Transfer RNA from a bacterium, 74 nucleotides, folded computationally. It matches the Rfam family "tRNA". From the family's description: Transfer RNA (tRNA) molecules are approximately 80 nucleotides in length. Its mean pLDDT, the model's own confidence on a scale to 100, is 82.

RNA sequence: GGGGGAUUAGCUCAAUUGGCUAGAGUGCUUGCCUGGCAGGCAAGAGGUAAUGGGUUCAAAUCCCAUAUUCUCCA
Numbered sequence: 001g002g003g004g005g006a007u008u009a010g011c012u013c014a015a016u017u018g019g020c021u022a023g024a025g026u027g028c029u030u031g032c033c034u035g036g037c038a039g040g041c042a043a044g045a046g047g048u049a050a051u052g053g054g055u056u057c058a059a060a061u062c063c064c065a066u067a068u069u070c071u072c073c074a
Stems, first nucleotide, its partner, number of pairs: 001073007010026004019057001028044006050066005
């Protein structure tokens, strides 16, 4: 320098392949159970969907550019 992949909650990851209010585990907060802890149960908070633009009635999903990162070739 060139090819390909990845980026979604604090962390690790889903999403039936364009359509209802984007979910799970774990972590966090609160309550209950316990003498207390651990643990269990219940509820809750937590998302500019990497950034910008385009297509569409409608975009996490399609297209382009940029950023970061992984990998292959030289």